The RNA shown here (c-di-GMP-I riboswitch aptamer) has 93 nucleotides and comes from a Pseudomonadales bacterium. It was read from a public genome assembly, where an Rfam model found it. The prediction has a mean pLDDT of 84.
[in-house]
RNA sequence: ACCCAACCAGGGCAUACCCGUCGAAAGGCGGGGACGCAAAGCCACCGAUCUACCAGCGCGCAACGGCGCGUUCACGAUAGCGGGGCUGCCGGA
Repeated sequence: ACCCAACCAGGGCAUACCCGUCGAAAGGCGGGGACGCAAAGCCACCGAUCUACCAGCGCGCAACGGCGCGUUCACGAUAGCGGGGCUGCCGGA
């Protein structure tokens, strides 16, 4: 160095939910809050999952710019779904 996470020290992060805010949504961010986490630090590369504004298709309504419903789709999202990559504190060995 790789490895381990039982123990010591300093600690760190923050689920659900609530409030605010951004977003079409999934969800993000800020505050409160702690279910948990030894990478729950960072990266959407692979798989998975979620969402579907726009777009395609179908049906209906309308009559001239369209509207509604259904469905397909990631270019959107999840790093606290798994894998992978990068970095890293204390302790052990």